[in-house]
Context: one part of a larger RNA
RNA sequence: CCCGCAGCUAGACGGAAAGACCCCAUGAACCUUUACUAUAACUUUGCAGUGGUGUUAGGAUAUGAAUGCGUAGCAUAGGCGGGACGCUUUGAAGCGGUUGUUUCGGCAAUCGUGGAGCGGACGUUGAAAUACCGCCCUUUUAUGUUCUGGCAUCUAACUGCCGGAGUAAUCCUCUGGCAGGACCCUGCAUGGCGGGUAGUUUGACUGGGGCAGUCGCCUCCUAAAAAGUAACAGAGGCGUGCGAAGGUAGGCUCAAUCUGGUCGGAAAUCAGAUGUAGAGUGCAAUGGCAAAAGCCUGCCUGACUGCGAGACUGACAAGUCGAGCAGAGACGAAAGUCGGUCAUAGUGAUCCGGUGGUUCCGUAUGGAAGGGCCAUCGCUCAACGGAUAAAAGGUACUCUGGGGAUAACAGGCUGAUCUUCUCCAAGAGUUCACAUCGACGAGAAGGUUUGGCACCUCGAUGUCGACUCAUCGUGUCCUGGGGCUGGAGCAGGUCCCAAGGGUUCGGCUGUUCGCCGAUUAAAACGGUACGUGAGUUGGGUUCAAAACGUCGUGAGACAGUUUGGUCCCUAUCUACUGUGGG
Numbered sequence: 001c002c003c004g005c006a007g008c009u010a011g012a013c014g015g016a017a018a019g020a021c022c023c024c025a026u027g028a029a030c031c032u033u034u035a036c037u038a039u040a041a042c043u044u045u046g047c048a049g050u051g052g053u054g055u056u057a058g059g060a061u062a063u064g065a066a067u068g069c070g071u072a073g074c075a076u077a078g079g080c081g082g083g084a085c086g087c088u089u090u091g092a093a094g095c096g097g098u099u100g101u102u103u104c105g106g107c108a109a110u111c112g113u114g115g116a117g118c119g120g121a122c123g124u125u126g127a128a129a130u131a132c133c134g135c136c137c138u139u140u141u142a143u144g145u146u147c148u149g150g151c152a153u154c155u156a157a158c159u160g161c162c163g164g165a166g167u168a169a170u171c172c173u174c175u176g177g178c179a180g181g182a183c184c185c186u187g188c189a190u191g192g193c194g195g196g197u198a199g200u201u202u203g204a205c206u207g208g209g210g211c212a213g214u215c216g217c218c219u220c221c222u223a224a225a226a227a228g229u230a231a232c233a234g235a236g237g238c239g240u241g242c243g244a245a246g247g248u249a250g251g252c253u254c255a256a257u258c259u260g261g262u263c264g265g266a267a268a269u270c271a272g273a274u275g276u277a278g279a280g281u282g283c284a285a286u287g288g289c290a291a292a293a294g295c296c297u298g299c300c301u302g303a304c305u306g307c308g309a310g311a312c313u314g315a316c317a318a319g320u321c322g323a324g325c326a327g328a329g330a331c332g333a334a335a336g337u338c339g340g341u342c343a344u345a346g347u348g349a350u351c352c353g354g355u356g357g358u359u360c361c362g363u364a365u366g367g368a369a370g371g372g373c374c375a376u377c378g379c380u381c382a383a384c385g386g387a388u389a390a391a392a393g394g395u396a397c398u399c400u401g402g403g404g405a406u407a408a409c410a411g412g413c414u415g416a417u418c419u420u421c422u423c424c425a426a427g428a429g430u431u432c433a434c435a436u437c438g439a440c441g442a443g444a445a446g447g448u449u450u451g452g453c454a455c456c457u458c459g460a461u462g463u464c465g466a467c468u469c470a471u472c473g474u475g476u477c478c479u480g481g482g483g484c485u486g487g488a489g490c491a492g493g494u495c496c497c498a499a500g501g502g503u504u505c506g507g508c509u510g511u512u513c514g515c516c517g518a519u520u521a522a523a524a525c526g527g528u529a530c531g532u533g534a535g536u537u538g539g540g541u542u543c544a545a546a547a548c549g550u551c552g553u554g555a556g557a558c559a560g561u562u563u564g565g566u567c568c569c570u571a572u573c574u575a576c577u578g579u580g581g582g
Stems, first nucleotide, its partner, number of pairs: 001582007010574003014569002022403004027399002029395004035200005042192002045189005051154016068137001078136005085119003094113008158180009203215003216238005239384001240282001241341002246300007254278001256274005280289002283346001285344003304327004310321003316385001329338003352378007360371002410457001411455001412453003416450001418446006427437002464539001465537003469531001470528005477502003480497006504518005545563004549558003
């Protein structure tokens, strides 16, 4: 060096299982509820299956009967028309009884008696006879029909029970009786209630996700002197106001300071001077503005209609500026200016619907319904390019597809934090900065802490502690050698060299750590995937069961607690141990 055999399990990010944790998906499934929308069931009302009778309340209608009082006036005059006669032995006036009504005076009906008359036209009255006839009105009443409701009752629909027959029959049909009864029940329609059931929704950004915050528009900075330019970078505003705060013509100059001046003061109003703006601009900021865009006055409504060459800007959709033309105007002597406001925020597409107008279309034709066009209105559609008119949660019982595009372990980068060291030296140390300690500060090293980042790994890199077995570093705990000392000696302090060897046993706790007890020369600190689970364990953490406290309406949840809870692998290669052969 080659080839074996027997072992061991450190590595092959070993094998197994398209990670169950985490995130994502306009994925799924179950579960919950005061999410949304439906719906079974329950319930209200109407109609139908569903009938008779009585009574009562109300409405309509037909017929009959009654009813009607201002004053004047025989007297209780409803209206209009006709009308000169009408009623009466088929019983007039009068009298008696009863009933109804009443404005208490009467009116009407009926029975008896009675036995021949009674009423009208006349004068009064706005209107003349209920003398007579016709059509009506107000109010009341009787009867009939009809409608609506209440109550009572009946039996024949309907229901139940008990017999009989078909028949063997707790079904069904027929039949008889009893009980209930037009209720119950059923159908259609309708309002309510309705996690009992169902279908779904439950946003995105995000130095993982959640919590918090934000989501459109305007101004500044970041922005690197054209424009544009990101971040959960730094600052602020808007979701309007104004009929004058708009147009035009004319005029004016502000803030502040100084001087003077009654009350009057630092500061009120007044006069003078200086005064490029230090004021003002409806409101944020920026850019403007004194021939003012700031302030005042007069007259007005251009805060117009129809258009628009040409540009800016934007992925698009939108957005912005605009000379000029036509019409009708405002102001101005005119030239001219005027299509809101010093400019930049003050906002919302489409669909659907409303209102007004319109010489448009309008289903054989004429209309109409409906639509188009013009004008205008209705969205914190604010998640502001707006998925629907309409929507919240739980899952540790979970599932699927994916992701190392994204978290938890470990590694990596960094080194704020951490550990160690150095520099400066104010000061402490009686004196004396440096025996020893060292403020305020400065600079390194390390990569054991807590972090930041999210670079390999989510078609899997098993996670704390213990056990076993270790191996390395030295910033050395002991043992060894030395310097200084505020080292007399003993015992110490501090620094330098040094990693050969060593560095305990118990109690509590799952603990690492820590506290305690007893020793020791000493009971050092770290790295090794916080060494080591294809070596062990499984007490903790971190599935499914269950309970407590707390939170939640609830399903459930809790770096809160508590009891319980499957740890697989026969070693191919490398490494290592022992051994054999060439």
A computed fold for a 582-nucleotide part of an RNA from an Alphaproteobacteria bacterium, annotated as large-subunit ribosomal RNA, domain V. It matches the Rfam family "Bacterial large subunit ribosomal RNA". The full RNA is in RNAcentral, with records from ENA. The source organism's lineage runs through Bacteria, Pseudomonadati, Pseudomonadota and Alphaproteobacteria.